[in-house]
Molecule: transfer RNA
Organism: Candidatus Pacearchaeota archaeon
RNA sequence: GGUCCCGUGGUCUAGUGGUUAUGACAUCUCGUUUACACCGAGAAGAUCGCAGGUUCGAUCCCUGUCGGGACCA
Numbered sequence: 001g002g003u004c005c006c007g008u009g010g011u012c013u014a015g016u017g018g019u020u021a022u023g024a025c026a027u028c029u030c031g032u033u034u035a036c037a038c039c040g041a042g043a044a045g046a047u048c049g050c051a052g053g054u055u056c057g058a059u060c061c062c063u064g065u066c067g068g069g070a071c072c073a
Stems, first nucleotide, its partner, number of pairs: 001072007010025003018056001027043005049065005
C1' cells in the first nucleotide's frame, strides 16, 4: 500500500428500512434480613465511532473518514 470483518448505555450483546433501539452483568432505590449476601420489585443510563448522501422514513443501504482485528504484498 491492497482486500475483508468489526464499532450499539460503564462492560458484553440483540436488532439488516417503519410506534418509545433488546437483553444480561454492573450501578442506584425500595422490600426481605439483627446485619450483609442471595432473592423479589423498580429506576437511571445510548442522540447506534464521526461526517455526508439515498429514501416519505436509516442502527440497518451507499460514499468518505477515524479506531481495532485478520489476510496479502